[in-house]
């Protein structure tokens, strides 16, 4: 350099072929307990990697860029 894959909450991942962004774990608060753990109840947490475009409407489609992974190639 070329081809392919991935990027969404702190972490691991969903989002049904464009139509209100979610779950588990973790965090915080509460109930319970002498205390803690466990269990149960509740709460917070998001510029969906960045810019632009299409559309009434974009996590999803198009385009440019960035980062990571896999394969191939080039130079030495």
């Nucleotide at each position: 350099g070329c081809g392919g894959g991935a990027g969404u909450a702190g972490c691991u991942c969903a989002a049904c072929u464009g139509g209100c962004a979610g779950a588990g774990c973790g965090g915080c608060g509460g109930u319970c307990u002498c205390c803690a753990a466990a269990a149960c109840c509740g709460c917070a947490g998001g510029c969906u990697g960045g810019g632009g475009g299409u559309u009434c409407g974009a996590g999803u489609c198009c385009u440019c860029c960035c980062u990571c992974c896999c394969g191939c190639g080039c130079c030495a």
Record summary
A computed fold for a 76-nucleotide RNA from a Chlorobiota bacterium, annotated as transfer RNA. Its Rfam family is "tRNA". Gene Ontology term of the family: triplet codon-amino acid adaptor activity. The family's RNA type in Rfam is transfer RNA.